[in-house]
RNA sequence: GCCGUCAUCGGGGGGAGCCCAUCGGGGGCUGAGAGGCGGGCGACCGCGACCCCACGAACCUGAUCCGGGUCAUGCCGGCGAAGGGAACGGUGUCUGCCUGUGGU
Numbered sequence: 001g002c003c004g005u006c007a008u009c010g011g012g013g014g015g016a017g018c019c020c021a022u023c024g025g026g027g028g029c030u031g032a033g034a035g036g037c038g039g040g041c042g043a044c045c046g047c048g049a050c051c052c053c054a055c056g057a058a059c060c061u062g063a064u065c066c067g068g069g070u071c072a073u074g075c076c077g078g079c080g081a082a083g084g085g086a087a088c089g090g091u092g093u094c095u096g097c098c099u100g101u102g103g104u
Stems, first nucleotide, its partner, number of pairs: 001097002004094001006092005011053004017029004036047004059084003065078004
């Protein structure tokens, strides 16, 4: 000096479902995350947490899909080598490689 790893900071992308009920908000399921804070106080908007950023199943579409299971649900599997999807940089760290300098 270069490639890569990991951490971190800034930047970017993303989802928030299902069941019960007394509807005050509480309990249960899966999950990293199932709504923590503020505003409108209604859809929604901003922030936060979490996940993902091309080696891209984070997430969306197909999908009011197919099979299994469940009280129920993207709950599990298939679909899926499908189609889309955020292509940015700083710092530190460790390994490897390359190069140079000094000493013996």